[in-house]
RNA sequence: CGAGUCGGUCAGGCGAUCGCUCCGUGGCGGCUUCGGUUGCGGCGGGGAGGAAAGUCCGGGCUCCACAGGGCAGGGUGCCAGGUAACACCUGGGGGGCGCGAGCCUACGGAAAGUGCAGCAGAAAGUAUACCGCCCGGCCACUCCCGAGUGGCCUGGUAAGGGUGAAAUGGUGCGGUAAGAGCGCACCGCGCGGCUGGCAACAGGCGCGGCGAUGGUAAACCCCACCCGGAGCAAGACCAAAUAGGAAUCCGCAUGCUGUGGCCCGCAGUGGAUUCGGGUAGGUCGCUACAGGCAGGCGGCGACGCCUGUCGCAGAUGAAUGGUCGCCCACGACAGAACCCGGCUUAUCGACCGACUCACCUU
RNA sequence: UGCCGGGUCAUCUAAUGGUAGGAUAGUGGACUCUGAAUCCACUCAUCUUGGUUCGAAUCCAAGCCCGGCAG
Numbered sequence: 001c002g003a004g005u006c007g008g009u010c011a012g013g014c015g016a017u018c019g020c021u022c023c024g025u026g027g028c029g030g031c032u033u034c035g036g037u038u039g040c041g042g043c044g045g046g047g048a049g050g051a052a053a054g055u056c057c058g059g060g061c062u063c064c065a066c067a068g069g070g071c072a073g074g075g076u077g078c079c080a081g082g083u084a085a086c087a088c089c090u091g092g093g094g095g096g097c098g099c100g101a102g103c104c105u106a107c108g109g110a111a112a113g114u115g116c117a118g119c120a121g122a123a124a125g126u127a128u129a130c131c132g133c134c135c136g137g138c139c140a141c142u143c144c145c146g147a148g149u150g151g152c153c154u155g156g157u158a159a160g161g162g163u164g165a166a167a168u169g170g171u172g173c174g175g176u177a178a179g180a181g182c183g184c185a186c187c188g189c190g191c192g193g194c195u196g197g198c199a200a201c202a203g204g205c206g207c208g209g210c211g212a213u214g215g216u217a218a219a220c221c222c223c224a225c226c227c228g229g230a231g232c233a234a235g236a237c238c239a240a241a242u243a244g245g246a247a248u249c250c251g252c253a254u255g256c257u258g259u260g261g262c263c264c265g266c267a268g269u270g271g272a273u274u275c276g277g278g279u280a281g282g283u284c285g286c287u288a289c290a291g292g293c294a295g296g297c298g299g300c301g302a303c304g305c306c307u308g309u310c311g312c313a314g315a316u317g318a319a320u321g322g323u324c325g326c327c328c329a330c331g332a333c334a335g336a337a338c339c340c341g342g343c344u345u346a347u348c349g350a351c352c353g354a355c356u357c358a359c360c361u362u
Numbered sequence: 363u364g365c366c367g368g369g370u371c372a373u374c375u376a377a378u379g380g381u382a383g384g385a386u387a388g389u390g391g392a393c394u395c396u397g398a399a400u401c402c403a404c405u406c407a408u409c410u411u412g413g414u415u416c417g418a419a420u421c422c423a424a425g426c427c428c429g430g431c432a433g
Stems, first nucleotide, its partner, number of pairs: 002357009012327007020047006027040005049333001053344002056342005061231004068264004073227005078092005093107001094105004108222002113220002115216002130161002132157003136153008169187006188210001189208004194203003235284004245275006255269004289311001291310008328331001363432007372386004380416001388404005409425005
């Protein structure tokens, strides 16, 4: 100097002015059963995000039994750890990509069983023999008379050709009529010890010639572990109403309801239809927590523990905006609605830190 | 705000993981004096992007769009 990898921070700034919402404080006015309630000004303070999004996972919270047994169903899937929990995160192992820093990885089981593989091809799972190669037999032809060529038949063969996504270990040497794990070496595979490691796994030794055991589980399935259902329109409280009634039908407990896909269990208990009558909302849940920041300690790390400090939206027609001035690099994606931890997706740019490779100079 | 369901020619719909088919519509031709009907031929699609697989409309993940329910 160029190219690149990983991690992190910020998300136009400043000022003026007019508004909106919430909280606190105090003032004036209305109503009042004197407890309160309501309207309008003043002052002070707070007021969107890294994703508030998608609703894809996990948890808190609430109700149903403090969620209990079973079936069905769903999820996760190398190992260890972190966590409230997870499909997340951290560290490690195996595999793949990159010169490298690094990045990606749905990565249990196919010798428990079932299924699937179109077309092509001889054969697609109990393997098989189309071409080819080879021994033997028969026939024909040739000639230099024991060989060659061609055809047919019985067998051998999986080396070579051809098909396919995939063809029953690979490469090499030996071997053979031609071949073949037929034999050997290395690699792969399987089995059994050993060493290291918590483990996944790695290394090395010995044995097995391997027509044992092909592929597919984001096919059914098997194995291990996990999951009860619903969701703040959950739900709780105050208040009005569903009252009191009429008619019909079923039932008086192996029933019905809560209760969900079902059974058990648990709790409660008459139910359905029609007529008639009748209605009104409000408050809480609601933001203070697995919380932010700083320091220390433990840990490779995710994270945990301790101390100090801060208070940081909470609406319910639903606020966070408009205008003006100055500056610059001219401003992206985008707007809370019960809360939190993740993942994924969208995103103009700016800055910081660590590292890699190439070239040049010293 | 929460919870569900679904995307295949222009429209309505089929398709066990194995050539995306049919009807209507459209275009051209035949028949007819002309039009319709009929017959023949043709055009047109798996919402998007990745992954699993030899092979994906189908299976899995993420995104986009549409619809429904709850006061």